[in-house]
Context: one part of a larger RNA
RNA sequence: GCCUGCGAGUUGUGGUGUCUGGCAAGGUUAACCUCACGGGAAGCCGUAGCGAAAGCGAGUCUUAAUAGGGCGAAUUAGUCAGAUGCUGCAGACCCGAAACUAAGUGAUCUAUCCAUGAGCAGGUUGAAGCUGGUGUAAGAGCCAGUGGAGGACCGAACCGGUGGGUGUUGAAAAACCCUCGGAUGACUUGUGGAUAGGGGUGAAAGGCCAAUCAAACUUAGUGAUAGCUGGUUCUCUCCGAAAUAUAUUUAGGUAUAGCCUCGAGUCGUAACAUGAAGGGGUAGAGCACUGACAGGGCUAGGGCUGCUUACCGCGGUACCAAACCCUUUCAAACUCCGAAUACUUCAUGCGUAAUCUCGGGAGUCAGGCGGUGGGUGAUAAAAUCAAUCGUCAAGAGGGGAACAACCCAGACUAACAGCUAAGGUCCCAAAGUCGUAUCUGAGUGGAAAAAGAUGUGGAGUUGCUGAGACAAUCAGGAAGUUGGCUUAGAAGCAGCCAUCCUUUAAAGAAAGCGUAACAGCUCACUGAUCUAGCGAUUCUGCGCUGAAAAUAUAACGGGGCUAAGAUACGCACCGAAGCUUUAGAUUCGUAUUUAUACGAGUGGUAGGAGAGCGUUCCAAACAGCGUUGAAGGUAUACCGGUGAGGAGUGCUGGAGCGUUUGGAAGUGAGCAUGCAGGC
Numbered sequence: 001g002c003c004u005g006c007g008a009g010u011u012g013u014g015g016u017g018u019c020u021g022g023c024a025a026g027g028u029u030a031a032c033c034u035c036a037c038g039g040g041a042a043g044c045c046g047u048a049g050c051g052a053a054a055g056c057g058a059g060u061c062u063u064a065a066u067a068g069g070g071c072g073a074a075u076u077a078g079u080c081a082g083a084u085g086c087u088g089c090a091g092a093c094c095c096g097a098a099a100c101u102a103a104g105u106g107a108u109c110u111a112u113c114c115a116u117g118a119g120c121a122g123g124u125u126g127a128a129g130c131u132g133g134u135g136u137a138a139g140a141g142c143c144a145g146u147g148g149a150g151g152a153c154c155g156a157a158c159c160g161g162u163g164g165g166u167g168u169u170g171a172a173a174a175a176c177c178c179u180c181g182g183a184u185g186a187c188u189u190g191u192g193g194a195u196a197g198g199g200g201u202g203a204a205a206g207g208c209c210a211a212u213c214a215a216a217c218u219u220a221g222u223g224a225u226a227g228c229u230g231g232u233u234c235u236c237u238c239c240g241a242a243a244u245a246u247a248u249u250u251a252g253g254u255a256u257a258g259c260c261u262c263g264a265g266u267c268g269u270a271a272c273a274u275g276a277a278g279g280g281g282u283a284g285a286g287c288a289c290u291g292a293c294a295g296g297g298c299u300a301g302g303g304c305u306g307c308u309u310a311c312c313g314c315g316g317u318a319c320c321a322a323a324c325c326c327u328u329u330c331a332a333a334c335u336c337c338g339a340a341u342a343c344u345u346c347a348u349g350c351g352u353a354a355u356c357u358c359g360g361g362a363g364u365c366a367g368g369c370g371g372u373g374g375g376u377g378a379u380a381a382a383a384u385c386a387a388u389c390g391u392c393a394a395g396a397g398g399g400g401a402a403c404a405a406c407c408c409a410g411a412c413u414a415a416c417a418g419c420u421a422a423g424g425u426c427c428c429a430a431a432g433u434c435g436u437a438u439c440u441g442a443g444u445g446g447a448a449a450a451a452g453a454u455g456u457g458g459a460g461u462u463g464c465u466g467a468g469a470c471a472a473u474c475a476g477g478a479a480g481u482u483g484g485c486u487u488a489g490a491a492g493c494a495g496c497c498a499u500c501c502u503u504u505a506a507a508g509a510a511a512g513c514g515u516a517a518c519a520g521c522u523c524a525c526u527g528a529u530c531u532a533g534c535g536a537u538u539c540u541g542c543g544c545u546g547a548a549a550a551u552a553u554a555a556c557g558g559g560g561c562u563a564a565g566a567u568a569c570g571c572a573c574c575g576a577a578g579c580u581u582u583a584g585a586u587u588c589g590u591a592u593u594u595a596u597a598c599g600a601g602u603g604g605u606a607g608g609a610g611a612g613c614g615u616u617c618c619a620a621a622c623a624g625c626g627u628u629g630a631a632g633g634u635a636u637a638c639c640g641g642u643g644a645g646g647a648g649u650g651c652u653g654g655a656g657c658g659u660u661u662g663g664a665a666g667u668g669a670g671c672a673u674g675c676a677g678g679c
Base pairs, nucleotide, nucleotide: 001679002678003677004676005675006674011090012089013088014087015086016085017084018083019082020081021080022079023078026045027044028043032039033038049056050055059071060070061069062068093231094230096228100221101220102219103218104217105216111195112194113193114192115191116190117189118188119187120185122154123153124152125150129146130145131144132143133142134141158182159181160180163178164177165176166175197213199209200208201207234612235611236610237609238608239607244257245256246255247254248253258364259363260361261360262359263358264357265356269354272349273348274347275346276345277344278343284337285335286334290331291330292329294327295326296325297324299321301320302319303317304316305315306314307313367392368391369390370389371388372387374385375384376383397408398407399406412584413583414582415581417580418579419578423574424573425572426559427558428557432571434570435569436568437567438566439565445561451545452544455542456541457540458539459538460537461536462535463534464533472529473528474527475526476525478502480500483497484496485495508523511522512521513520585602586601587600588599589598590597591596592595613668615665616664617663618662619661620660621659622658624657625656632652633651634650635649636648639646
C1' cells in the first nucleotide's frame, strides 16, 4: 500500500411539540401484594383566578376609596399510553491530548557516597634528603656522587571521545575506520551496600534516576476535559439558505434577530405597473455665505526714498498690501440653487400566496470576484472598509486557446429531429475563400505614453497662378558709397546710429558663407526658357518612430493570412443540457371526478420535509422450498424497477432456507496518519 472483517446519534429518565389510540370534566395509577384475574386512590395533571403572603374568590391585587388601573372570568379539553422531532440530566455520535490526584514499583542503566578487593608493558626526567669534597670563626653557599619525588614527560593495556570519513529502511534505536586526550591519579575497575519522584543525586549540562525526565514508571480516579482537528456507513422525491445586526474576557465560540424548511391559521395581503401627494440637499451647478485662489483698478496701513527738520509736516515710488470695485477660478466637513433614482403614503389595475400571524426543526455569524458611486492607500495591489446590483459559493452546458467569478444560458429522463443566443464561418475545427463600398502596406491587425515626422485617405480655410505661378536652367543682382561713428583696420556682413536717394525689368546702406581689411561665392529682387498647377494652415480616418529581460519561437491558440486585417451596410449559415418536436417519469394546482385532461414546475452545498430498498432476530400464516441439492460463492448482451435493489438460469457447494403481514434492532463502510488479520 491493497484485500477481508470490525468500526460512530444509543439507553434510562424529566420537559416540550407532532401523529395514532383509549377514556373524557375528567384522565391515570406508583411502590407493593397476588390465586396472575386483579387488588393498591397514596400521588400527579386538568376542571379558577388574583395576591409577596395571610387570604378572598368570578373575581382579585393595588388603595382611604364602592375611583382608576393590572391580571383574570364571561369565550371550557384534558389526561394516560405508543411512535417520532428536539431538548435538560447522565460519558450521551465516535476516536484523540498535554495534564491533575492517590496508592504502589524501581539505583542489575546511570549520579553521588560507604565497605572490601583488583589493575596500571616499557622508556624519560632527576625534587628533597644523604655522603664526600670545598668553603666559613661557625654557618650559609658551591661542586661531585648517591637518592628516587611528581594531580612530572613519552607511550601500550585500561579509561575517554578531538577532528574527519562511512553509516542514516545502519552490521549497530549512537556503531565502524583514520586521527586524537588521560594513562601513579580529583585514576580506572570487580563485588556487596546506601539515597526514590516535588523526591534523590548532580566538579551544574536542567544533567542522570532501567533506550522514558522542566518532575520516572505501573495501576486507579477515568469513558478526566477538549468553544479544537479528523471521521460518521443504503436510495429516491419536494423546498432550499447564510457568511449580516446587536451583545459577549467576545472576535475561528455562543445567544437573540435576519435569511431556509414543515404544520396550522388569517386574508384582495406582498410584489409590480400607472396616477397623485410628500420630505430631502446627493450628482450637477454656482460664488449669495464660509474659506481658498489669478490679474487689474482704486485706496487705508507699512517699507524704501527726497525736502524740511526741535517736533510736526510736504512729496516720490517698477516695493508689500487690508477693505472695496472689475474680470477669472476652486471646495467631503461652502450653498443663492438643484435633478435622475431611491424612499414614504394614498388610489386604481394586475395578482392561486410570493405577504402576514402562531407553533415544531434547522443551518449560517472566515465569504470571494466583477460592474457602479465612494472612504483608506500612491485615483498602487488578486490590498482594505462600508453601500448597491450580479455571479461563484451551492451552477452543469456553449463562448472566452487554457481560466470559480467575464459574455450567453439555469441541466427531470431519452432521441443519429428542428430553430436560435453569446461567439463564429481558409485549414486544424461545425459553418461564406459571401456580396457592395472604402481604408491600411505597418504582418498594423496580433501589447504601451509623452513626444517626433513632406507616410497616406477624407473634409475645410487661405495665398500665388496662361498678364505664366512653383521647381529647375541661363542672365542680371548696379550707382552716390569705403553711408556716418568707432577702430590699427571696419569697404553690405565686430559694434553703435541712421537706413536715404539715383539708374532701373530688378537689385537690402544687405539674409548667409568668406577676408587682417578688401576681394570672392550665394540670397532677397528682376528678365528669359519651360509649362500647369504650386504653397501655407485647421479638423479628421488608418498607419510610422518612440519599443531593452532573464530555460525556448512565446505579445494572433497554431498553421498560415495582404485578407483569412480595419470601417460601414446587407444576405446566408454554424453554434448550448436555451427554445421547439416526439415518448416517458414525477410534484403542486384547477377541473371533472377516481384516472384522465389542462396549466405551472422538477440544478443544488449547509439544512428542513416526505417516500422507500436492504440486513439480523421474533410472531403468525403459506398442507411454502430443500440431498431429484438449502445458504454461501461464481457467471450472465436474461427479466422487471427512477433508484437503493429483486428474480431466473448454468457451474460450484453440501444442509438448511424463503415468501407475506406485523414487530424489535449490536441495521447498510471508502476515507477517522482508524483497529485486527492476510499478502
Background:
The part of an RNA shown here (large-subunit ribosomal RNA, domain II) has 679 nucleotides and comes from Sulfuricurvum sp. RIFCSPHIGHO2_02_FULL_43_9. Its mean pLDDT, the model's own confidence on a scale to 100, is 84. Its Rfam family is "Bacterial large subunit ribosomal RNA". A reference for the family is Cannone et al. (2002), "The comparative RNA web (CRW) site: an online database of comparative sequence and structure information for ribosomal, intron, and other RNAs", BMC Bioinformatics. RNAcentral holds the full RNA, with entries from ENA and SILVA.